[in-house]
Context: one part of a larger RNA
């Protein structure tokens, strides 16, 4: 000097705590992990920063892991020298297949050396999810979107370093004033970027439809309109700019004005110098070791899905603010050609048959659903709750036993709000409600990722507890 640890002491922040809403911990299932089973249960990730993580899709390919069966210049890419033939198809036999074996058609270009191109023989190269993240590159988590971290010159000190960053007031911020042996700078802060809220111009198909005029069981359906909606492109708005009271200033208050919006207007991108020998050699790349008839490769089966038990993380639920029965309404954001699929008909259904449209603001997915109305059910293991379990179906796939989803019809468990502790959340949020979507032949998705419907409750305050800044 810095960075811990114990303590004091002064400022400050932040769902930290407090006030409030919901929830975890109990039940059942779903998933991930440990254990412990296993021929194998491949490998990683492990306080916060692992545990619905790596995986945005483990029947079989994936797969690295087990057991068997085969290759041995090799699955795949090259250079060389040799020898052959196009490449390759089609056939038979063995075989679970991989592959082995047999027979048949057969080279391409140039007059020709020769070239190309494919098989084989030798060879130098190969090949490795095999170890070392404690050699490493690169990306990543985290403290933390925290408000720091540092540098040139000057000046102080034998130095190591200090000042500059301190101090006073403000700020979400090292924001900024004002004071200063310091003057300036630089990475961060904020701004510049995307979105979203309001208005103008500008342009109207596939979108709109107020007025005309035609239509219709109905409907912008048609003619036709650029008004509205919307789309997408250009501007314009917010600046503590005005006003008030305080304050030297910087700024602060104001259920003050104007205004779609008011003091960073909401969300998003963007993560500084560093810390954790933090994670990853299985994303890739790469230095060293290892293996080279096998730790390389192809196949067929299995396994990655076991199952006394233990924790994480979800889903459903225990009911009346609630189940069920009918009937009525309102969205955004998405995908669609190996693909959405209207429509008719056939089935109770999953779905199956014909059949139309769209390569999409045009056609389709696609009836939003909580929500309104209205009948019923009257507190009970029930008309709650849906786990298991029969049976019989669909659908995808070569193939659903191990180990798919879905549909109907039966069976109806555990559970009556959940101990000690624990999590998140401050507004269009929590809560709670249905959609899309990527991965994908189909799917174990209750996961991720996003869209929108309904829409609150509290915050005196900072003494405590956790975390962080500055002296």
């Nucleotide at each position: 000097u810095g960075a811990c640890g114990g303590g004091g002491g002064g400022c400050c922040c932040g769902c930290a705590c407090a006030a409030g809403c919901g929830g975890a911990g109990g039940a059942a299932c779903a998933u991930g992990u440990g254990g412990u089973u296993u021929a194998a249960u491949u490998c990683g990730a492990u306080g916060a920063u692992a545990c619905g993580c790596g995986a945005g899709g483990a029947a079989c390919c994936u797969u690295a892991c087990c057991c068997g069966g085969g290759c041995u210049u090799g699955a795949a890419a090259u250079g060389c020298a040799g020898a052959g033939g196009a490449a390759u198809a089609u056939a038979g036999u063995g075989g679970a297949a991989a592959c082995a074996u047999u027979a048949u058609c057969g080279c391409c270009a140039g007059c020709a050396a020769u070239g190309g191109u494919c098989u084989c023989u030798g060879u130098g190269u190969a090949g490795g999810u095999g170890c070392u993240g404690c050699a490493u590159g690169g990306u990543u988590g985290u403290c933390g979107u925290c408000a720091g971290c540092u540098c040139g010159u000057g000046c102080c000190g034998u130095g190591a370093g200090g000042u500059g960053u301190c101090g006073g007031c403000u700020u979400a911020a090292g924001u900024g004033c004002c004071a200063u042996a310091a003057c300036g700078a630089g990475c961060g802060c904020a701004a510049c970027c995307c979105u979203u809220a309001u208005c103008a111009u500008u342009a109207g198909u596939u979108a709109c439809u107020a007025a005309c005029a035609g239509g219709u069981u109905a409907a912008g359906c048609u003619g036709a309109g650029g008004a509205c909606u919307c789309u997408a492109a250009u501007g314009a708005g917010a600046c503590u700019g005005c006003c008030a009271c305080c304050g030297u200033a910087a700024g602060g208050u104001g259920c003050g004005a104007g205004g779609a919006a008011g003091g960073u207007g909401g969300g998003g991108a963007u993560g500084a110098c560093g810390u954790c020998a933090a994670a990853u050699c299985a994303g890739c790349a790469c230095g060293g070791c290892c293996c080279u008839u096998a730790c390389g490769u192809c196949c067929g089966g299995g396994g990655c899905g076991a199952c006394a038990c233990a924790c994480g993380u979800g889903u459903u639920a225990c009911a009346a603010u609630g189940g069920g029965g009918g009937g009525u309404a309102c969205a955004g954001a998405g995908g669609g050609u190996u693909g959405c699929u209207a429509c008719u008909u056939g089935g109770u259904g999953a779905c199956a048959a014909g059949a139309u449209g769209c390569u999409a603001a045009u056609c389709u997915c696609a009836u939003a659903a909580a929500a309104c109305c209205u009948c019923u059910c009257u507190c009970a293991g029930u008309u709650c709750g849906g786990a298991u379990c029969g049976a019989a179906g669909u659908c995808u796939g070569c193939a659903a036993c191990u180990c798919g989803a879905c549909u109907u019809c039966g069976u109806g468990a555990a559970g009556c709000u959940g101990g000690a502790u624990u999590c998140g959340c401050u507004a269009g949020u929590a809560a709670u409600c249905g959609c899309g979507c990527a991965u994908c032949a189909g799917c174990c998705a209750u996961g991720g990722c996003g869209c929108g419907g309904u829409g609150a409750a509290u915050a005196c305050g900072u003494u405590c507890c956790c975390g962080g800044g500055c002296c």
The prediction has a mean pLDDT of 82. Predicted 3D model of a 471-nucleotide part of an RNA (small-subunit ribosomal RNA, 3' major domain) from an uncultured bacterium. Rfam family: Bacterial small subunit ribosomal RNA. Rfam links the family to the GO terms structural constituent of ribosome and ribosome.